RNAcentral holds the full RNA, with entries from ENA, Greengenes, RefSeq and SILVA. A computed fold for a 513-nucleotide part of an RNA from Heliimonas saccharivorans, annotated as small-subunit ribosomal RNA, 5' domain. Rfam family: Bacterial small subunit ribosomal RNA. Rfam links the family to the GO terms structural constituent of ribosome and ribosome.
[in-house]
Context: one part of a larger RNA
């Protein structure tokens, strides 16, 4: 200079866009942030009805979803990240394609009723119901299994692919407004994961040796999969001054700052990945977690208690206390995008989208234009009856109306999805009609009206480094980023008057180049 998630001091007129706990991964009050579906089941309640019926609610079974999406940087020096390959060792719900099937049965069990315990959290016992829950049996190949048959083909060793015969195992579940959802089993593709490699990125030798499941092998166990992953048994190996092991520090990356590059530094906010979820362990659902707002156990900690027990986890969003030089609001809406859940209406969404706070930063506009010489009065300075300067500044004239006050008018975002009518149609979908829908927001924007009328500071002036005079003060009080000023004429302290530089900001501190 030039940049910053900043602080702090003096000042502050507005608007767009960004950004806002770097500190205690510190404790957490209260509220919300995860549901949904009655077109999967019984059984209830209430509404409307004489009744059939039909609408509606919350619990309970079931199903999907809660592994996403949001939030931290604790751990991690590591295949954690990046990039490049690579699996002849592997998965992937949902959703596209394409093939086949959905046949018969049976048992409980929540709910509700009835007892019972218990402060409560809940908990037992009886009786009883249903299901897209759960069991059986039947069918069945292209699934899966055969120490893996037989043929051909290919490879990268173990082999892989493609034809083909036996032989054994395994499915299924229904609702319905009749339109459609839906189940089940294979193939393929789509997406997402999962696993190994080579290279690449931090400091210390005042760390020089380090390793027994260690390094290989068989042969097993486990896994979606390969492997000391585990585990018997068996050899003694592996790593390493080209820096092993220890030790310190640290999520990585796209990228950001800065440079003329090389580099060098940093990893906020946006995007990709990893980890973590009070600390530490374990697993169970389930396609997916070893699971932030899920279980269980151990330990700190807070709470309730009838002492017998119980309850909890804000590194989601607001808030709070503490820390700390420092960092918003216990805001509104599902209108728009996305996300779950439904056939749909639609319900959830603190994802998002607004708004609300702060000059915290970038970028814009403003505080007025033009004329105007008795060079006005004041102030300041001099060589003082006088000048010089502040200075066209100002008074005065005259213009204009961003802004700001006020008054009317007033979006875009909304696209139709959808839901009903009508067409047309390869059956999936599309063409039109009509009917609705905005939090933001009476906002932005546009018009009239009024009147300069509402709006400038902040450093600094000895050299570097743009700007000098006077007056106090007298090695004092101070100033300082270097050099230096200050001890009686101080352009270098302090005020004043001038100037200089930036300007809704200046300056100072701290950090990186």
């Nucleotide at each position: 200079g030039g940049a910053u998630g900043a602080a702090c001091g003096c000042u502050a007129g507005c608007g767009g866009c960004a950004g806002g706990c770097u500190u205690a991964a510190u404790a957490c009050a209260u509220g919300c942030a995860a549901g949904u579906c009655g077109a999967g089941g019984g059984a209830u309640g209430c509404c409307a009805g004489c009744a059939a019926u039909g609408g509606u609610a919350g619990a309970c079974c079931g199903g999907c979803a809660a592994a996403c999406g949001g939030g931290u940087g604790c751990g991690u020096a590591a295949c954690a990240c990046g990039u490049a390959c690579a699996c002849a060792a592997c998965u992937u719900u949902c959703c596209g394609u394409c093939a086949a099937g959905u046949g018969g049965g049976g048992c409980a069990u929540a709910g509700c009723c009835c007892g019972g315990g218990g402060a409560a959290a809940c908990c037992c016992g009886g009786a009883u119901u249903a299901a897209u829950a759960c069991c059986c049996c039947a069918u069945a190949a292209a699934a899966u299994a055969u120490a893996g048959g037989c043929u051909g083909c290919g490879g990268c060793a173990u082999c892989g692919c493609a034809g083909u015969a036996a032989u054994a195992u395994u499915a299924a579940a229904g609702c319905u407004c009749c339109g459609g959802c839906g189940c089940u089993u294979g193939a393929u593709g789509a997406u997402g994961g999962g696993u190994g490699u080579g290279c690449g990125g931090c400091u210390g030798a005042u760390u020089a040796g380090g390793u027994a499941g260690u390094u290989g092998g068989c042969g097993g166990g486990g896994u979606a999969a390969c492997g000391g992953c585990c585990c018997a048994c068996c050899a003694a190996g592996c790593c390493u001054u080209c820096g092993a092991u220890c030790a310190g520090u640290a999520g990585c990356u796209g990228a950001u700052g800065u440079g003329a590059g090389a580099g060098c530094a940093u990893g906020a906010u946006c995007a990709g990945c990893c980890a973590c979820a009070c600390g530490g362990g374990c697993a169970c659902u389930g396609a997916g977690a070893c699971a932030c707002g899920g279980g269980c156990c151990c330990g700190a900690c807070u709470c309730c208690u009838a002492c017998g027990g119980g309850a909890g986890g804000c590194a989601g969003c607001a808030g709070u206390a503490a820390g700390g030089a420092a960092u918003a609001u216990u805001g509104g809406u599902c209108a728009a995008u996305g996300g779950g859940c439904g056939c749909a209406a639609g319900c959830c969404u603190g994802a998002a989208c607004c708004a609300g706070c702060c000059a915290u930063g970038c970028c814009g506009c403003g505080u007025g234009g033009a004329g105007g010489a008795u060079g006005a009065a004041g102030g300041u300075c001099c060589u003082c009856u006088g000048g010089a300067u502040u200075g066209u500044a100002a008074a005065c004239u005259u213009c204009u109306u961003u802004u700001a006050u006020u008054u009317g008018g007033g979006a875009c975002g909304a696209a139709a999805a959808a839901c009903g009518g009508g067409g047309a149609u390869u059956c999936u979908u599309c063409c039109u009609c009509a009917c609705u829908u905005g939090a933001c927001g009476g906002u932005a924007c546009c018009a009239g009206a009024u009147g300069a009328a509402u709006a400038a500071g902040c450093a600094c002036c000895g050299g570097c480094u743009a700007a000098c005079u006077c007056c106090g003060u007298g090695c004092c009080a101070g100033c300082a980023g270097c050099c230096g000023c200050g001890g009686u004429a101080a352009u270098a302290c302090g005020g004043a008057g001038g100037g200089u530089g930036c300007a809704a900001g200046c300056g100072u501190u701290a950090u990186c180049c």